This is a predicted structure of a 90-nucleotide RNA (c-di-GMP-I riboswitch aptamer) from Syntrophomonas sp. Taxonomically the source falls in Syntrophomonas (Bacteria, Bacillota, Clostridia, Eubacteriales). Its Rfam family is "c-di-GMP-I riboswitch aptamer". Its family is annotated with cyclic-di-GMP binding in the Gene Ontology. Its mean pLDDT, the model's own confidence on a scale to 100, is 85.

[in-house]
RNA sequence: ACAUGAAAAGGGCAAAACCAUUGAAAAAUGGUGACGCAAAGCUACAGGGGCUAACAUGGUGUUUUGCCGUUAUGCCAGCCAGCUGCCGGU
Numbered sequence: 001a002c003a004u005g006a007a008a009a010g011g012g013c014a015a016a017a018c019c020a021u022u023g024a025a026a027a028a029u030g031g032u033g034a035c036g037c038a039a040a041g042c043u044a045c046a047g048g049g050g051c052u053a054a055c056a057u058g059g060u061g062u063u064u065u066g067c068c069g070u071u072a073u074g075c076c077a078g079c080c081a082g083c084u085g086c087c088g089g090u
Base pairs, nucleotide, nucleotide: 001090002089005087012037013036017032018031019030020029021028022027035078041083042082043081047080048079049076050075051074056070057069058068059067060066
C1' cells in the first nucleotide's frame, strides 16, 4: 500500500425481550440478556435515507380540547456514507 478476512491469538461490542429511570413520542441511559458485528469505534443543519411530532401551524369537531394533515428545533451511526483503527493475509 492492497483486499469479497481462510484459519488463529488476545480480546472488544451487544439485537430482541424483560425490569428501572428520563422523555409528549421517537428514543436514550443503567441492569439482566446474546441476535448478531472486523470497525456494531467516532461523526446526525451544513452527504443520502429513516423514525417521532411536544411546540407551532392548517383543517375538522366541540359542554368535552379530541381527531386528521404539515413541520425538527427531537432522534437513529446495528441503513448507506465519511473519518480513524487491532490482529492476521498478500